[in-house]
RNA sequence: UGACCGGUCGCCAAGUGGUAAGGCAGCGGAUUUUGAUUCCGCCAUUCGGAGGUUCGAUCCCUCCCCGGUCUG
Numbered sequence: 001u002g003a004c005c006g007g008u009c010g011c012c013a014a015g016u017g018g019u020a021a022g023g024c025a026g027c028g029g030a031u032u033u034u035g036a037u038u039c040c041g042c043c044a045u046u047c048g049g050a051g052g053u054u055c056g057a058u059c060c061c062u063c064c065c066c067g068g069u070c071u072g
Stems, first nucleotide, its partner, number of pairs: 002070006010024003018055001026042005048064005
């Protein structure tokens, strides 16, 4: 310098156009003498940022930022 991959809840992570699964953690409750375990509920409508396309964007396009791998 160029190429490719990635950036989604506190952490991991799925999701390839119709407004976001799951696990761990956290919070509330049930159970329990207490704790742990187990069970139930809650927990991102600003998905790195800005534009664009579209009736509609996490998803498509452009630019930028950050991280990684390869290359010179």
A computed fold for a 72-nucleotide RNA from Acidovorax sp. CF316, annotated as transfer RNA.
Its Rfam family is "tRNA". It is annotated as a transfer RNA.
The sequence is in RNAcentral, with records from Rfam.
The organism belongs to Acidovorax, within Bacteria.